A computed fold for a 107-nucleotide RNA from Shewanella aquimarina, annotated as Glycine riboswitch aptamer. Taxonomically the source falls in Shewanella (Bacteria, Pseudomonadota, Gammaproteobacteria, Alteromonadales). Its Rfam family is "Glycine riboswitch aptamer". About the family: This family represents the bacterial glycine riboswitch. Gene Ontology term of the family: glycine biosynthetic process. Its mean pLDDT, the model's own confidence on a scale to 100, is 77.
RNA sequence: CCUCUGGAGAGACUGUGAGCCUAGGAUGAUCCCUGGGUAUUACGGCGCCGAAGGCGAAAGUGCAGCCCCACAUGGCUGCGCGAAACGCUCAGGCAAAAGGACAGAGG
Numbered sequence: 001c002c003u004c005u006g007g008a009g010a011g012a013c014u015g016u017g018a019g020c021c022u023a024g025g026a027u028g029a030u031c032c033c034u035g036g037g038u039a040u041u042a043c044g045g046c047g048c049c050g051a052a053g054g055c056g057a058a059a060g061u062g063c064a065g066c067c068c069c070a071c072a073u074g075g076c077u078g079c080g081c082g083a084a085a086c087g088c089u090c091a092g093g094c095a096a097a098a099g100g101a102c103a104g105a106g107g
Base pairs, nucleotide, nucleotide: 001107002106003105004104005103006102011046013045014044015043016042017041018040019038020037021036022035023034024033025032047094048093049092053090054088055087056086060081061080062079063078064077065076066075067074
């Protein structure tokens, strides 16, 4: 890396427009008008979740300069490194499906 298996959380929330379905009106007919429905879609609103990814950080530690000093140890400053299932919630997500950190088996 590939295949199989397991794998949590949180509104099938809501507004408007469009689409679709449907009832009625109007018309010779279409366009059109009104109402209802819709787990289709675009853009918003409020609430919420943390387990793709991302960001944050302690102890500790690296480098450089300076101080002290016989040297070492030590001190100060600057720039870095620094884990997670922790924190944040940018991203992502809030029926099912999909996705999914991680775990097990096989290649």